[in-house]
RNA sequence: CUUGAAUAAAGGCAAACCUGUCGAAAGGCAGGGACGCAAAGCCACGGGUCUAAGGCCAGAAAGGUUAUGACAGCCGGGUUGCCGGGA
Numbered sequence: 001c002u003u004g005a006a007u008a009a010a011g012g013c014a015a016a017c018c019u020g021u022c023g024a025a026a027g028g029c030a031g032g033g034a035c036g037c038a039a040a041g042c043c044a045c046g047g048g049u050c051u052a053a054g055g056c057c058a059g060a061a062a063g064g065u066u067a068u069g070a071c072a073g074c075c076g077g078g079u080u081g082c083c084g085g086g087a
Base pairs, nucleotide, nucleotide: 001086002085003084004083012037013036017032018031019030020029021028022027035073041079042078043077045076046075047074048071049070050069054066055065056064057063
């Protein structure tokens, strides 16, 4: 620099679901739990998706719209890195 044979080794993370907690919600965090993951480490930069408290529209009510909120385990991109193979 490149790559991920595989029931390899040293180890790591943890979906759904449950409990607690924070939040308007999406969702976050902690504990339990493992569907999976070779970056399922980190960064909302591009696309995408989710939410709509507040604002705006409408208004009898319903409703519509909007990110300043969220997702890195949706796809790109950036960045750092363990182990093994190859050069």
Molecule: c-di-GMP-I-GGC riboswitch aptamer
Organism: Syntrophomonadaceae bacterium